[in-house]
RNA sequence: CCAGCGAAAGGGCAAACCCGUUGAAAGACGGGGACGCAAAGCCACCGAUCUAAGGGUCACAACCUACGACAGCGGGGUCGCCGAA
Numbered sequence: 001c002c003a004g005c006g007a008a009a010g011g012g013c014a015a016a017c018c019c020g021u022u023g024a025a026a027g028a029c030g031g032g033g034a035c036g037c038a039a040a041g042c043c044a045c046c047g048a049u050c051u052a053a054g055g056g057u058c059a060c061a062a063c064c065u066a067c068g069a070c071a072g073c074g075g076g077g078u079c080g081c082c083g084a085a
Stems, first nucleotide, its partner, number of pairs: 012037002017032006035072001041078003045075003049069002054065004
């Protein structure tokens, strides 16, 4: 110095819920708040899931549909902090 395992320290993120903003909605963002997280950093490429404004079927209804959302559902891609025995 590299690899494996992995203690500690220092830090990081922030579920539910509440308030505000935004959006048709799902949801997102900001503040508060911590259930958890070693990639809970980033990317919708694949599958799952959510929504259905617009569009379609149509008899009101209802149903279908993503170009919307979700990275804290799984897979994949990409970048990456510390280092005792």
c-di-GMP-I riboswitch aptamer from a Chromatiales bacterium, 85 nucleotides, folded computationally. Its mean pLDDT, the model's own confidence on a scale to 100, is 86. Its Rfam family is "c-di-GMP-I riboswitch aptamer". Its family is annotated with cyclic-di-GMP binding in the Gene Ontology. From the family's description: GEMM was predicted in a large-scale screen for bacterial structured RNA regulatory elements. The organism belongs to Chromatiales, within Bacteria.